This is a predicted structure of a 100-nucleotide RNA (THF (Tetrahydrofolate) riboswitch aptamer). The prediction has a mean pLDDT of 77. It matches the Rfam family "THF (Tetrahydrofolate) riboswitch aptamer". From the family's description: Tetrahydrofolate (THF) riboswitch was first reported for Ames et al. as an RNA motif in 5' untranslated (5'-UTR)regions of folate transport and biosynthesis genes in Firmicutes genomes. Its family is annotated with tetrahydrofolate metabolic process in the Gene Ontology.

[in-house]
C1' cells in the first nucleotide's frame, strides 16, 4: 500500500426486584428554544437522548377491611434499578489486531 477484524456510550426485548398512577401523571405523537453524548485519538449530522414551554390526542377497574383511610388482586405502549439474549462507534480520517 490492499483486504479482513476487534472494541464503547447505548437500543431492542425477556425476566426478577422495588416504586408511581388508575381522582390520570407517565408512555407514545408534535412545534419551538437550549443543552449533551456519540468504539483509542480527531472532526461530527438532516441522526440519538435530555430539559424548559406549547399542541393535537388518550386509558380498566374489581374485590376486601378495623373506611375522609387502607389492603389485595388486575390494568398502564409506567419509572429506576439487577440479570439474561439480540443489535451496537449516521458518517470521515488516524490509531490498533491479522494476512498479503
Nucleotide at each position: 500500500c490492499a483486504c479482513a477484524g476487534a472494541g464503547u456510550a447505548g437500543a431492542g426485548u425477556a425476566u426478577u426486584g422495588c416504586g408511581c398512577g388508575u381522582c390520570a401523571a407517565g408512555u407514545g405523537c408534535u412545534g419551538u428554544c437550549u443543552g449533551a453524548a456519540c468504539g483509542g485519538g480527531g472532526a461530527g449530522u438532516u441522526g440519538u437522548c435530555a430539559g424548559a414551554c406549547g399542541g393535537a390526542c388518550g386509558a380498566a377497574a374489581a374485590g376486601c377491611c378495623a373506611a375522609u383511610g387502607g389492603c389485595u388482586u388486575g390494568c398502564g405502549g409506567u419509572g429506576c434499578a439487577g440479570u439474561g439474549c439480540u443489535c451496537g462507534c449516521a458518517u470521515c480520517c488516524c490509531a490498533c489486531u491479522g494476512u498479503u